[in-house]
Context: one part of a larger RNA
RNA sequence: CCCAUACCAGGACAAAAAGACCCCGUGGAGCUUUACUGCAGCUUUGCAUUGAGAUAAGGCCUUGGAUGAAGAGAAUAGGUGGGAGACUAUGAAGCCGUUUCGUCAGGAAUGGUGGAGUCGAAAUAUGUAAUACCACUCUUUCGAUGUUUUAUUUCUAACUUUUUCCUUAAUCAGGAAUACGGACAGUGCAUGGUAGGCAGUUUGACUGGGGCGGUUGCUUGCUAAAGAGUACCGCAAGCGCACAAAGGUCUCCUCAACCCGGAUGGAAAUCGGGUGAAGAGUGCAUGAGCAUAAGGAGGCUUUACUGUGAGGGAGACAUCCCGAGCAGUUACGAAAGUAGGUUCAAGUGACCCUUUCGCAGAAUGUGGAAUCGCGAUUGUUUAACGGAGAUAAGCUACCCCGGGGAUAACAGGCUGGUGGUGCCCGAUAGUUCAUAUUGACGGCACCGUUCGGCACCUCGAUGUCGGCUCGUCACAUCCUGGGGUUGGAGAAGACCCCAAGGGUUCGACUGUUCGUCGAUUAAAGUGGCACGUGAGCUGGGUUCAGACCGUCGUGAGCCAGGUCGGUCUCUAUCCGGUAUGGG
Numbered sequence: 001c002c003c004a005u006a007c008c009a010g011g012a013c014a015a016a017a018a019g020a021c022c023c024c025g026u027g028g029a030g031c032u033u034u035a036c037u038g039c040a041g042c043u044u045u046g047c048a049u050u051g052a053g054a055u056a057a058g059g060c061c062u063u064g065g066a067u068g069a070a071g072a073g074a075a076u077a078g079g080u081g082g083g084a085g086a087c088u089a090u091g092a093a094g095c096c097g098u099u100u101c102g103u104c105a106g107g108a109a110u111g112g113u114g115g116a117g118u119c120g121a122a123a124u125a126u127g128u129a130a131u132a133c134c135a136c137u138c139u140u141u142c143g144a145u146g147u148u149u150u151a152u153u154u155c156u157a158a159c160u161u162u163u164u165c166c167u168u169a170a171u172c173a174g175g176a177a178u179a180c181g182g183a184c185a186g187u188g189c190a191u192g193g194u195a196g197g198c199a200g201u202u203u204g205a206c207u208g209g210g211g212c213g214g215u216u217g218c219u220u221g222c223u224a225a226a227g228a229g230u231a232c233c234g235c236a237a238g239c240g241c242a243c244a245a246a247g248g249u250c251u252c253c254u255c256a257a258c259c260c261g262g263a264u265g266g267a268a269a270u271c272g273g274g275u276g277a278a279g280a281g282u283g284c285a286u287g288a289g290c291a292u293a294a295g296g297a298g299g300c301u302u303u304a305c306u307g308u309g310a311g312g313g314a315g316a317c318a319u320c321c322c323g324a325g326c327a328g329u330u331a332c333g334a335a336a337g338u339a340g341g342u343u344c345a346a347g348u349g350a351c352c353c354u355u356u357c358g359c360a361g362a363a364u365g366u367g368g369a370a371u372c373g374c375g376a377u378u379g380u381u382u383a384a385c386g387g388a389g390a391u392a393a394g395c396u397a398c399c400c401c402g403g404g405g406a407u408a409a410c411a412g413g414c415u416g417g418u419g420g421u422g423c424c425c426g427a428u429a430g431u432u433c434a435u436a437u438u439g440a441c442g443g444c445a446c447c448g449u450u451c452g453g454c455a456c457c458u459c460g461a462u463g464u465c466g467g468c469u470c471g472u473c474a475c476a477u478c479c480u481g482g483g484g485u486u487g488g489a490g491a492a493g494a495c496c497c498c499a500a501g502g503g504u505u506c507g508a509c510u511g512u513u514c515g516u517c518g519a520u521u522a523a524a525g526u527g528g529c530a531c532g533u534g535a536g537c538u539g540g541g542u543u544c545a546g547a548c549c550g551u552c553g554u555g556a557g558c559c560a561g562g563u564c565g566g567u568c569u570c571u572a573u574c575c576g577g578u579a580u581g582g583g
Stems, first nucleotide, its partner, number of pairs: 001583008010575003015569001022404004027400002029396004035201005041194003045190005051155010062144005068138001078137005085119003094113008159181001161179001163177005204216003213233001217239006240385001241283001242342002247301007255279001257275005281290002284347001286345003305328004311322004317386001330339003353379001356376004361372002411458001412456001413454003417451001419447006429437001465540001466538003470532001471529005478503003481498006505519005546564004550559001552557001
């Protein structure tokens, strides 16, 4: 070295399972609720099934009574019209009693007595003449009939239920009887309320993983690389209006600041003179403009017009922007002319639906009309601002599917801010003296053991802390060895240089690594090896399903909060290694 056998598990990012964690999908499911929209269920009211009577209260019609005081005036005159008579032995006036109304003056009804008149018209008074009589009618009020409503109550025949019997297999159903209820209940249709009991759904995106936070449209400057355009959770500010003058036109004026002068008057008020291209002002951020003014005044006004529009600019489109000229009609100006808002660039919202006005085009056999159309116009923080819909929040550790190393947690990689180590400078301390020792403020490197940043392999799986076992390497050396300096007397030390051969403990507590403590030791080193090592073991911790507590949440549930419990996969093909045998 080859072969064989027995064994070990370091590697084949071993096998197994299209990762359960994480993210994504306009995926799914289960659950919750003061998400949205519905539906059972419950309930309200009306009508029907649904009939009879009584009482009470109310409405209406018809009918019969009673009732009525401003002042003047016989006196308690409701109004209007007719009207010269009306009532009375079927009992007038008067008197006595009762009831009722009343503004306390009287009116009305009724019983008894009584036995022949009483009331008008005319005249007075009054706006109106007699309740003398008749008709209609108003206010208030009392009755009657009818009808109707509501409430209470009674009934029985609908209807419901109990019991018995019959038919029968029958606790079904029907029939007969019986009893309690009873026009209620129940049921049907319509209607309002309530309604996670149930159902269907929604619950945005960007994002140096996701969540939390922030943002989402428009304007200005920078980034932007001297045309335009150009990204970032890049830097810095604004807008979601305002103005009937702050618009148009004609005419006129020139600012800020400073200096000098001047009563109250001062550093600054108003007045005069001078210097003064702009530092002022311009409704509002910034930029670009503006004195020939776009800045400041005054006069007159409404072009902040209607119909168009050659030709251009920007944009993927949608759409946005500039615009001479023509026609009409105006404003200002003597005129030439200027004016289709504002010095310009923000001050905003598609389609559908809808509001109002106008036109009279279509309008379903015809005429009208509903409706539609055309022109103008109203209603969106549709602000997630090119707006999915009329309408919408959450939980999932009970979870599922499709995907992703396009994207997080472990490990590796890159980086090296942070960390560790070394060097430079040398203030300070060290009685004196920087460098025995100490080294501030700073500077430069190295390392790749910390915490990070990035997101490069791996999500059709690279098993995660600690312990046990087994080691192996580095040296920035804990001990042992050799040396130097010392603020080294000796001993013990301090600091530094060389050195990796060997060694580097046992316990208590905790899942702990770490740490504290106990007892030793020459010493109880620091690190790397996928924070070495789970196809070697463990499984105490973390990190599924059960459960409890506290915080939070209406709730489902949640919590680098705590707590108890919780399946770790017999067979080694290759490489590697160990032992034995043979060649």
Source information: Predicted 3D model of a 583-nucleotide part of an RNA (large-subunit ribosomal RNA, domain V) from a Candidatus Dojkabacteria bacterium.